RNAcentral holds the full RNA, with entries from ENA. This is a predicted structure of a 349-nucleotide part of an RNA (small-subunit ribosomal RNA, central domain) from an uncultured prokaryote. Its mean pLDDT, the model's own confidence on a scale to 100, is 89.
[in-house]
Context: one part of a larger RNA
This record gives sequence, C1' cells and structure tokens, in this order.
RNA sequence: CUGGGCGUAAAGCGCGCGUAGGCGGUUAGGUCAGUCAAAUGUGAAAGCCCCGGGCUCAACCUGGGAACUGCAUAUGAUACUGCCUGACUAGAGUGUGGUAGAGAGAAGUGGAAUACCACAUGUAGCGGUGAAAUGCGUAGAGAUGUGGUGGAACAUCAGUGGCGAAGGCGACUUCUUGGCCUAAUACUGACGCUCAGGUGCGAAAGCGUGGGGAGCAAACAGGAUUAGAUACCCUGGUAGUCCACGCCGUAAACGAUGUCUACUAGCCGUUGGGGGAAUUUAUCCCUUAGUGGCGCAGCUAACGCCAUAAGUAGACCGCCUGGGGAGUACGGCCGCAAGGCUAAAACUC
Repeated sequence: CUGGGCGUAAAGCGCGCGUAGGCGGUUAGGUCAGUCAAAUGUGAAAGCCCCGGGCUCAACCUGGGAACUGCAUAUGAUACUGCCUGACUAGAGUGUGGUAGAGAGAAGUGGAAUACCACAUGUAGCGGUGAAAUGCGUAGAGAUGUGGUGGAACAUCAGUGGCGAAGGCGACUUCUUGGCCUAAUACUGACGCUCAGGUGCGAAAGCGUGGGGAGCAAACAGGAUUAGAUACCCUGGUAGUCCACGCCGUAAACGAUGUCUACUAGCCGUUGGGGGAAUUUAUCCCUUAGUGGCGCAGCUAACGCCAUAAGUAGACCGCCUGGGGAGUACGGCCGCAAGGCUAAAACUC
C1' cells in the first nucleotide's frame, strides 16, 4: 500500500461537543482546475518483451522494433466533480400554541423505620445460631408507653413505565435551567453529516482540606466451625459510606452491537402526542415519536438478528491481524499519591 473483518471467535474509543480533514440536496448560467480526446516535444543507453543475426548449441554477444502506462506545451469536448454568480425548498434550523417526564442545580419541608438519651410501667432474662459461645442484663436489660436528639434513605404508587449523550436519575414544595415530542402555519435558505488532534462530562472505590456520623461496614478484635480456617456463620468495630470544595478518569462504563441517512412482509402489547368514527367514562380506526415480544425475505460458523437489523446501500471516524511474555518494561505526558494514557522486545509454544 492492498485485502478481509469488528454481538458471542482478535477487534466499536465510556459518552458528548467540536477544529483541521473527508463527504454532501434541487436548479440555471459561467469557468474549464479535476476528467476525457487527438497532436507535438520529451521519456539516455543497457535490461524486460517481439522479430532477426553471430560464436557447432546454449548461456553470452549483436541489429531492428515495441514498450517506457510518465511529464510538459498548445488545441478541443463539457456529462460528472470542483470553483464563481443567481434561484429553490424535500435536508437542517427559527418563531407561535400545547403535552408528558425519577432530566439537571439550589433552598426549604415531611412521615415511617433504626440507633441513642430522659422519664414511667415492669422482672429475669435478652440476643444470636445448624447447634452454640463471645456480647448485653438485678448498678434493672430486653419488652411496653411518653417525650427528645441526630444522621441516612425515601415503603406503597412502580410498570421489559418515564427522562437523560453516556455515567445515571425515584418523598413533597418553591426557584433557576437543559432537552424531547406534537399541531397548523410563517420564516431562514444547504446554514448539513462525520470527525484525527483538542475540549467537556464521566458509577464505585480511592486521595486532599474542613465538617458530619444513625444504620451498614473493608481493616482489626473476639466467639464458633475445622485436621487447620489469616474464610464462609456469630458478637463487636475503624476508615469509608453522607455534605462542601478540589483531585482521580477507571468498570462485564454491556445492547459485549460507533455516529448519521435512505430503503426493505406482517402480527401482538405498552408510554407520550395528534386526527377521525361510534352505541360518546370504559370502545374502535388512522398517524407519529419512543419502548417491548414474535416473525417473512435476507443475513449469520452457529447461536441468533430481523424497520430499535447483525438485512440492502451510502458518508465519516475508531479498532483488529496466532497464544503466552503483556496492557507489562523502557521513554514521554498526566496525577498529591494510588495509579492512568501511550506502548514494545528478547524468549517460548
């Protein structure tokens, strides 16, 4: 460079935004850069190829031709691409009116439960397990009642329900705020798609500073179990889990399936809109944006996928190239650290 691939065999960056770049709707005119045609010049010789010739043949040598797929110049063609000018509305976007929603941030509020504290009632147990013991309790526990304190999480509703780009989001109220969907219409007029670098977001754990600490609980201690038991079980229990600010930047970050666009039988659910019909709460039909279950063609090694494609095509990006060594060493960049990103080789099968 080329080929073949990326759901499960190696392979889709965790997810957005976006620069360069690549690609790009309909139409008219211009230009002729790409493109195409024929011409001229050049494209050394040797070599390769073809037809001959010379060494007895061949290798070798030698004559001629072809080729040298290229470059330059000037001429011509104008469908397509580019560029320039103008127009359009089917892509994209904006305005107006509505709907749904755990989308995000901030402030405040609520009830149930656990724990603790105080008081009251009350007496010998409680707790825990396969069975026990450690533990708690006559200095009055556990249980019950009343009051209080404090932290964390929000039962039912709850649903292959909803929202979000992903991570993720679930009590209630208010404020601030992002996005989707939808109806009719008006407007802008290709403003688009993708995206190397870059940049932002990014569960949990972890780190820094300061708070907070009810429950749970790495570490740790004790009791059991066991041959042992640095475990599983039990009693305790500190970081942490929570908040503010700042880092970290990784996950089976999964649909193990990149984003965008178009097209390709049907059937059944469900969520949010819109339209229509009717016997007008409950029903049915059409349509649209999601979200599920089957399934034809097609695809697939099979499993399976099947309009939410893994089908049929196009645009752009990322990635793979036998197993181990190894996502390691070294170097570089980032980080307070933990470590992250980039990323080999020897050797070996």